[in-house]
């Protein structure tokens, strides 16, 4: 130059058209003399980024971008 994947709360990942969730961390409360294990609760997402398609898009489609793999 070319092709393929992939980008979703701090991090790690589900959800293939119909309320965007789960584990980890963050905070509060309970419990403890304190701390830790536990429990119970809460906050944290323009779903990288424009445009289109649709009654509705993370999910199709196109450009852009970003990073990882192959080829050249």
């Nucleotide at each position: 130059g070319a092709a393929u994947c992939a980008g979703u709360g701090a991090c790690g990942c589900a959800a293939u058209g119909g309320c965007a969730g789960c584990g980890u961390g963050u905070c509060u409360g309970a419990c403890u003399c304190c701390a830790c294990a536990u429990c119970a609760g809460a906050a944290a997402g323009u779903u990288g980024u424009g445009u289109g398609u649709u009654c509705g898009a993370u999910u199709c489609a196109c450009g852009c971008u970003u990073g990882a793999u192959u080829c050249a």

A computed fold for a 72-nucleotide RNA from Papaver somniferum, annotated as transfer RNA. Rfam family: tRNA. By type it is a transfer RNA. Its family is annotated with triplet codon-amino acid adaptor activity in the Gene Ontology. The sequence is in RNAcentral, with records from Rfam. Model confidence (mean pLDDT): 82 of 100.